[in-house]
Context: one part of a larger RNA
RNA sequence: UGACGGGGGCCCGCACAAGCGGAGGAACAUGUGGUUUAAUUCGAUGAUACGCGAGGAACCUUACCCGGGCUUGAAUUGCUGGUGACGGUUGGUGGAGACAUCUUCCUUCCUUCGGGACACCAGUGAAGGUGCUGCAUGGUUGUCGUCAGCUCGUGCCGUAAGGUGUCGGCUUAAGUGCCAUAACGAGCGCAACCCUUGCUGUCAGUUGCCAUCAGGUUAUGCUGGGCACUCUGGCGGGACUGCCAUCGUAAGAUGUGAGGAAGGUGGGGAUGACGUCAAAUCAGCACGGCCCUUAUGUCCGGGGCGACACACGUGUUACAAUGGGGGGUACAGAGGGAAGCCACCUGGCGACAGGGCGCAGAUCCCGAAAUCCCUUCUCAGUUCGGAUCGGAGUCUGGAACUCGACUCCGUGAAGCUGGAUUCGCUAGUAAUCGCGCAUCAGCCAUGGCGCGGUGAAUACGUUCCCGGGCCUUGCACA
Numbered sequence: 001u002g003a004c005g006g007g008g009g010c011c012c013g014c015a016c017a018a019g020c021g022g023a024g025g026a027a028c029a030u031g032u033g034g035u036u037u038a039a040u041u042c043g044a045u046g047a048u049a050c051g052c053g054a055g056g057a058a059c060c061u062u063a064c065c066c067g068g069g070c071u072u073g074a075a076u077u078g079c080u081g082g083u084g085a086c087g088g089u090u091g092g093u094g095g096a097g098a099c100a101u102c103u104u105c106c107u108u109c110c111u112u113c114g115g116g117a118c119a120c121c122a123g124u125g126a127a128g129g130u131g132c133u134g135c136a137u138g139g140u141u142g143u144c145g146u147c148a149g150c151u152c153g154u155g156c157c158g159u160a161a162g163g164u165g166u167c168g169g170c171u172u173a174a175g176u177g178c179c180a181u182a183a184c185g186a187g188c189g190c191a192a193c194c195c196u197u198g199c200u201g202u203c204a205g206u207u208g209c210c211a212u213c214a215g216g217u218u219a220u221g222c223u224g225g226g227c228a229c230u231c232u233g234g235c236g237g238g239a240c241u242g243c244c245a246u247c248g249u250a251a252g253a254u255g256u257g258a259g260g261a262a263g264g265u266g267g268g269g270a271u272g273a274c275g276u277c278a279a280a281u282c283a284g285c286a287c288g289g290c291c292c293u294u295a296u297g298u299c300c301g302g303g304g305c306g307a308c309a310c311a312c313g314u315g316u317u318a319c320a321a322u323g324g325g326g327g328g329u330a331c332a333g334a335g336g337g338a339a340g341c342c343a344c345c346u347g348g349c350g351a352c353a354g355g356g357c358g359c360a361g362a363u364c365c366c367g368a369a370a371u372c373c374c375u376u377c378u379c380a381g382u383u384c385g386g387a388u389c390g391g392a393g394u395c396u397g398g399a400a401c402u403c404g405a406c407u408c409c410g411u412g413a414a415g416c417u418g419g420a421u422u423c424g425c426u427a428g429u430a431a432u433c434g435c436g437c438a439u440c441a442g443c444c445a446u447g448g449c450g451c452g453g454u455g456a457a458u459a460c461g462u463u464c465c466c467g468g469g470c471c472u473u474g475c476a477c478a
Base pairs, nucleotide, nucleotide: 001478002477004474005473007472008471009470010469011468012467013466015462016461019425020424021423022422023421026317027316028315029314030313031312032311033310034308035307042053043052064303065302066301067300068299069298070297076126077125078124079123080122081121082120083119084118087106088105091102092101093100094099108117109116110115128292129291131290132289133288137286138285139281140280141279142277144275149188150187151186152185153184154183155164156163157162168179169178170177194269195268196267197266199237200236201235202234203233204232205231208227209226210225213224214223215222240263243257244255245254246253247252306444319418323377324376325375326374327373328372335366336365337364340359341358344355345354346353347352384415389410390409391408392407393406394405395404431454432453433452434451435450436449437448
């Protein structure tokens, strides 16, 4: 000087408390450990691994296993020699295919005639490796933590390590500011500048809108017309403790304050200082070293990554009446769409199929659900719950046996609110309800990322638990 303390002081955070809803019990989905296996590819392992890399494992992917092929090789490229069909295409044979082999047809271009381009073959030099080392590395990332800290120049103090500044008082979300001051300044952080949302002015007016006028329909901005309004999207305004009152030297704090769409950082996002964990990643990529080279490379068929006495994490669905079933009925936002979204019609109980309009889309298409109204069930393992299993189908795909999703009929398991313990959340939040997208032929999505609808309770307070910041004290430690 740090680190540490079951030392002290001050302060903060869904840290506790006050509340609401969960997890831990059940079934299933998914990840992991373990076990098994020919293989169950590899990585991630307290917080900071475990619906993580993976934003799509039937083949492919795929790295693993078994078997069968190839060896300048699946791809790229230099040189030498050779060939001008090496090749493409049709058909056949063997084969699981890769591949091997036979065959039909097509069959180069430029040229100064030396050659060149192109393709293949032979040889040769580079190849190739998801093989090892993240403790050789770059780059990227997690975490402390969006915590308020981390430093420098000059000066001053100290023999020096170093200190001071950065401490103290008040204040702030903040090393934010004010005052004080052997310090005076400055940098990286904080804040602001950026995006979005909430109010408004102006400009613009189609694909959006319809107040006024006219036409038309069973009905509808449907048509003429218009750009008021809504909306769309460019440029502005607006919030600054600016005003008032109280407290305070000031910074600032307080108020059922005024005004205002919004009030004290208005809400949300992006943004992550010096550094810590030899943290993570050689399997995204790059790269040093080491290793393999008829194999640790590469192609193909099949299997595996999906196994299952068990253990754990994350979720979904429930255990019901604030509910389940039936009928009727209303209202979004954000996105996506051409080998696509599909109106509408017909068939089917249905998944879907057959026709078929519109739309590369503010134009067309992609059903909102909870809600509300009527009715039924009457507390039961039930008209709760839907696992599991049987049967019949639909769709994607070359192919759903291992191992897809969906539909219909039947079956109807556990489960009556969950021990110790533990998690999230402070407002349009929690809870609850549906919708969309990426990946994608299809999908094991209950995941991830977004979107809107309905919409709470509670916070006395900081003694305690956890984490963190500043000052101070002690010294087993560096």
Small-subunit ribosomal RNA, 3' major domain from an uncultured bacterium, 478 nucleotides, folded computationally.
The RNAcentral record of the full RNA draws on Greengenes.
Model confidence (mean pLDDT): 81 of 100.